[in-house]
RNA sequence: ACCUUGCAGCUGCUGAAUCCUGUGUUUUCACAGGUACGGAGGAACCAAUUUCGGGGUUAAUCCAUGUCUAUGGUAGGGAGCCUUCUAUCCCGCACCCGUCAGCUAACUUCGGAAGCGCUAUUAUGGAAGGAGUG
Numbered sequence: 001a002c003c004u005u006g007c008a009g010c011u012g013c014u015g016a017a018u019c020c021u022g023u024g025u026u027u028u029c030a031c032a033g034g035u036a037c038g039g040a041g042g043a044a045c046c047a048a049u050u051u052c053g054g055g056g057u058u059a060a061u062c063c064a065u066g067u068c069u070a071u072g073g074u075a076g077g078g079a080g081c082c083u084u085c086u087a088u089c090c091c092g093c094a095c096c097c098g099u100c101a102g103c104u105a106a107c108u109u110c111g112g113a114a115g116c117g118c119u120a121u122u123a124u125g126g127a128a129g130g131a132g133u134g
C1' cells in the first nucleotide's frame, strides 16, 4: 500500500450558496480577487402570437369556502452520508422586471447569501443496495 471480516450515539438540517488567496497587526469580523456550484438574457430550425397584461428567482403553485384576509385542501419540496421503496411528519414563504423576455449554438451577464438544531434516548422510523472515516 492492497484485500477480507468485525465493530461504531459512526457521517448535522433548509438552501446553488462551498472552498482558496490577499489586505485590514489578530480573528469566528470586514473588504477585494478567484472558485465547486446555481440562475438569467440571447440565432437558425421549430413553436407561439389574442390585456383578465406578461415574465423571472424559489419547492412555494392552484382550488374551495369565507369576505378582507382567515380556514381547509393541493401541484411541488424536505425530514441527520448517498440512491430506491415504505409509514409518519414538516414546509407549501418571500421578492424582482416594468408592457418586454418561448426554445436557443456562438456570445453576454448575475448570484455564490441567509437561517436553524443536539449533549442524550433525543436530533423521524423501517427495508434493500452502495460510499466514506476511525
Stems, first nucleotide, its partner, number of pairs: 007134002010132002012116003019034006037111005046102001053100001054097004062073004076091004081130007

The RNA shown here (c-di-AMP riboswitch aptamer (ydaO/yuaA leader)) has 134 nucleotides and comes from Andreesenella acetica. The sequence is in RNAcentral, with records from Rfam and Ribocentre.